[in-house]
Model confidence (mean pLDDT): 80 of 100. A computed fold for a 579-nucleotide part of an RNA from Candidatus Iainarchaeum sp., annotated as large-subunit ribosomal RNA, domain V.
Context: one part of a larger RNA
RNA sequence: CCGUGGACUCCCACUGGGGUGAGAAGACCCCGUGGAGCUUUACAACAGUCUGAGGUUGCUGUUCGUUUUGGGAUGUAGAGUGUAGGUAGUAGGCUUCGAAGCAUAGUCGCUAGGUUAUGUGGAGCCGGCAAUGUAACACUACCCAUCCUCGAGCGAAUCGCUUACCCGAAAGGGGACAGGUUCAGAUAGGUUGUUGGACUGGGGCGGUACGCGCCUGAAAAAAUAUCAGGCGCGCCCAAAGGUUUGCUCAGGAAGGUCAGAAAUCUUCCGUCGAGUGCUAAAAGCAAAAGCAAGCCUGAAAGGAUUUUUCAAAGAGCGAAAUUCUGGCGCGAAAGCGUGGUUUAGCGAUCCUCUGUGCCUCUUUGGUGGAGGCCAGGUCUGACAGAGAAGUUACCCCGGGGGUAACGAAGUGGUAGCGGGUGAGAGCCCAUAUCGACCCCGCUGUUUGCUGUCCCGCCGUCGACUCUUGCCAUCCUGGCUGUGCAUAAGCAGCCAAGGGUGGGGUUGUUCACCCAUUAAAGGCGAACGUGAGUUGGGUUUAGUACGUCGCGAGACAGUAUGGUUACUACCUAGUGGGAG
Numbered sequence: 001c002c003g004u005g006g007a008c009u010c011c012c013a014c015u016g017g018g019g020u021g022a023g024a025a026g027a028c029c030c031c032g033u034g035g036a037g038c039u040u041u042a043c044a045a046c047a048g049u050c051u052g053a054g055g056u057u058g059c060u061g062u063u064c065g066u067u068u069u070g071g072g073a074u075g076u077a078g079a080g081u082g083u084a085g086g087u088a089g090u091a092g093g094c095u096u097c098g099a100a101g102c103a104u105a106g107u108c109g110c111u112a113g114g115u116u117a118u119g120u121g122g123a124g125c126c127g128g129c130a131a132u133g134u135a136a137c138a139c140u141a142c143c144c145a146u147c148c149u150c151g152a153g154c155g156a157a158u159c160g161c162u163u164a165c166c167c168g169a170a171a172g173g174g175g176a177c178a179g180g181u182u183c184a185g186a187u188a189g190g191u192u193g194u195u196g197g198a199c200u201g202g203g204g205c206g207g208u209a210c211g212c213g214c215c216u217g218a219a220a221a222a223a224u225a226u227c228a229g230g231c232g233c234g235c236c237c238a239a240a241g242g243u244u245u246g247c248u249c250a251g252g253a254a255g256g257u258c259a260g261a262a263a264u265c266u267u268c269c270g271u272c273g274a275g276u277g278c279u280a281a282a283a284g285c286a287a288a289a290g291c292a293a294g295c296c297u298g299a300a301a302g303g304a305u306u307u308u309u310c311a312a313a314g315a316g317c318g319a320a321a322u323u324c325u326g327g328c329g330c331g332a333a334a335g336c337g338u339g340g341u342u343u344a345g346c347g348a349u350c351c352u353c354u355g356u357g358c359c360u361c362u363u364u365g366g367u368g369g370a371g372g373c374c375a376g377g378u379c380u381g382a383c384a385g386a387g388a389a390g391u392u393a394c395c396c397c398g399g400g401g402g403u404a405a406c407g408a409a410g411u412g413g414u415a416g417c418g419g420g421u422g423a424g425a426g427c428c429c430a431u432a433u434c435g436a437c438c439c440c441g442c443u444g445u446u447u448g449c450u451g452u453c454c455c456g457c458c459g460u461c462g463a464c465u466c467u468u469g470c471c472a473u474c475c476u477g478g479c480u481g482u483g484c485a486u487a488a489g490c491a492g493c494c495a496a497g498g499g500u501g502g503g504g505u506u507g508u509u510c511a512c513c514c515a516u517u518a519a520a521g522g523c524g525a526a527c528g529u530g531a532g533u534u535g536g537g538u539u540u541a542g543u544a545c546g547u548c549g550c551g552a553g554a555c556a557g558u559a560u561g562g563u564u565a566c567u568a569c570c571u572a573g574u575g576g577g578a579g
Stems, first nucleotide, its partner, number of pairs: 008579008017571003021566001029400004034396002036392004042194005048187007056179001058161002061158008070149006085143005092126003101120008165174003197210001198208002206227001211233006234383001235277001236340002241296007249273001251269005275285002278345001281343003301325008328337003352377004357373006407453002409450003413447001415443006424434002461536001462534003466528001467525005474499003477494006502514004542560004546555003
């Protein structure tokens, strides 16, 4: 000096591993006392439809019912002439306009008789007086009950009519119906509005841990959480309450007809082992708080205070305790008694109802009407108490990694792998080989759990492509034991250099099968790898089947179809080049 290779500083082209790349306030999930679409036996309402009533709307009948004016009839306790409705007045009243009597007929009847009509008859009949609680249907007036009749009113049903009204050019037809109007009732997703609880080891399903009581947890004051463990309450009782007096239970032993292990009876022992209204537990209780009997209603009225509910302050209902006033029950009295031995057994406002209750307003008086005070009753169990169903894959908005699905992280029950011990199998013999029960580990490839990271977004299964790592080794290599003669095996030790393939069904990973092979190993790398590919599956919108649902719709049920976007700045890598 030349060639080649490498390092360094740069340039060009390409690839797409990383920048938890860019893009779009996640569409899945949850939340919001957010929204919308749809459905319905959600709640509330409105069209529409049906029915009834009033008015538009008048007339005449029939039947039935009801109210009433007028007239008529009827009204028997017993005594008493005898079928006395009630009260009042009065001593007269009726009668030739036909009295008593008689005949016929109707009607009522308590079988005594009453009453009406017609005929005959031709002058009297009834009352006052005697008996009866009341005196005459002698007469008059009013009234009660039942029945008949005339008339009127109303209601229901129904047959007709024509003038309202309707149709029609008219004739005519329909006709108080229809139509229209007002009110009331029924029906009414046709339509409108609204609602759709909370807790929650995500949400849903389940449950109620949503109002209360007891024990444990609870860590020896009080208080103390979990969808922690064990259990209960939403009553009952006029006696199962108050008081006074008396008594003693469970169990055991002995005795005793039927009678037995156990029925009722007697004696003895018997400190609480019984019982307590129920239902839980805890506590209490023996001349009682248990078991009986007597008398009662304190399970009472009106005030006041306190505790708890409710451990800063505030806080209702409920529950409980103490006390005062007057009155009461039991007891000889002291005393006890404001329910049940104590701790659970419960409920605001509004509306409404009740009261030997009270007040105000309205009306001229009364009856009424309205409002209020006090006390009590009827509810909200999501229990300090809105009035309330579903569905959305057609969906939307605001948010959340406060909360799920994939992944990461933690853990390691489960899983995989290993060890200790060695019951037993192996003819005998634990350990050639297999190995129960029990115990101890490792890994982070399974499945779970947690909910730490990500919801202003880390693309989710499998396949393809490409690379690298681990060893708990499938083959190839070295070695040991053998129930190793050899061959072929079985089991173990070292070893990760290389290799580990082709097909069928299935979207599959996996799995099963076929023919080969020395062998056709197991795993990791964000279940490696979509700014590399694919898009078969899952997981939008269409459609269909089965099942569920009244329905809208739904289904880790099925079937078919279904847009895969990005211009490479840095870094990294590959190839080429310059110094």
Its Rfam family is "Archaeal large subunit ribosomal RNA". Rfam links the family to the GO terms ribosome and structural constituent of ribosome. On this family, see Yusupov et al., Science 2001: "Crystal structure of the ribosome at 5.5 A resolution". It was read from a public genome assembly.